Transfer RNA from Cricetulus griseus, 73 nucleotides, folded computationally. Model confidence (mean pLDDT): 82 of 100. The organism belongs to Cricetulus, within Eukaryota. Rfam family: tRNA. Rfam links the family to the GO term triplet codon-amino acid adaptor activity. Rfam classes the family as a transfer RNA.
[in-house]
RNA sequence: GGGGAUGUAGCUCAGGUGGUAGAGCGCUUAUAUCGCAUAUUUGAGGUCCCGGGUUCGAUCCCCGGCAUCUCCA
Numbered sequence: 001g002g003g004g005a006u007g008u009a010g011c012u013c014a015g016g017u018g019g020u021a022g023a024g025c026g027c028u029u030a031u032a033u034c035g036c037a038u039a040u041u042u043g044a045g046g047u048c049c050c051g052g053g054u055u056c057g058a059u060c061c062c063c064g065g066c067a068u069c070u071c072c073a
Stems, first nucleotide, its partner, number of pairs: 001072007010025004019056001027043001030040003049065005
């Protein structure tokens, strides 16, 4: 320098042929306990990496960046 992959909640990851997003763990509320663990239960937490384009509407499609991983040179 060139090719490929990945980027979504604090962490690990889903998601759908475009209609504004979920799980597990973690955190939190309540009950049971003297307390812890544990069980059940309540809830919070997201500019879906960034910018632009297409569209009535973009996390999803297109273009350009950035970061990480990987292959070639």